[in-house]
RNA sequence: GCGGGUGUGGCGGAACAGGCAGACGCAAGGGACUUAAAAUCCCUCGCCCCCAAGGCGUGCCGGUUCGAGUCCGGCCACCCGCA
Numbered sequence: 001g002c003g004g005g006u007g008u009g010g011c012g013g014a015a016c017a018g019g020c021a022g023a024c025g026c027a028a029g030g031g032a033c034u035u036a037a038a039a040u041c042c043c044u045c046g047c048c049c050c051c052a053a054g055g056c057g058u059g060c061c062g063g064u065u066c067g068a069g070u071c072c073g074g075c076c077a078c079c080c081g082c083a
Stems, first nucleotide, its partner, number of pairs: 001082007010026003019066001028044005046056003059075005
């Protein structure tokens, strides 16, 4: 340099025909239970915002579309192969 694959909350990982993003699990925080703990059960857990309402968020920047994690273009990082 060429070809292919991958990139989603703190971590793993789903969304497999373009139609509620973050299901499910782990980790974390709070509560119940307990003499106390462990186990178990319940709730919370991306960002902006005091709260709410509202908005933003899938590696980055654009495009298509009523609508993009998903399709198209460029770029970045990592992995595999070729040279």